[in-house]
Molecule: Fluoride riboswitch aptamer (crcB RNA motif)
Organism: Thermodesulfovibrionales bacterium
RNA sequence: UUUAUGAUCGGUGAUGGGGUUCGCCAUGAACCGUCCUCAAGGACUGAUGACCCCUACUGAAAC
Numbered sequence: 001u002u003u004a005u006g007a008u009c010g011g012u013g014a015u016g017g018g019g020u021u022c023g024c025c026a027u028g029a030a031c032c033g034u035c036c037u038c039a040a041g042g043a044c045u046g047a048u049g050a051c052c053c054c055u056a057c058u059g060a061a062a063c
Base pairs, nucleotide, nucleotide: 010025011024012023013022016054017053018052019051020050021049033044034043035042036041
């Protein structure tokens, strides 16, 4: 100096916050949604990786 592995801190899992838990990455990384389309372009779901709560948004009903 390079490579591999382990631990810790950290980062990250398509739009906010908190708790729990799981996965991935090691900074040239993980991650940066789906469908149609040659391209251009068009359409669609969801605030979660998963669960719970809060906030925002949307629909319906009651007061």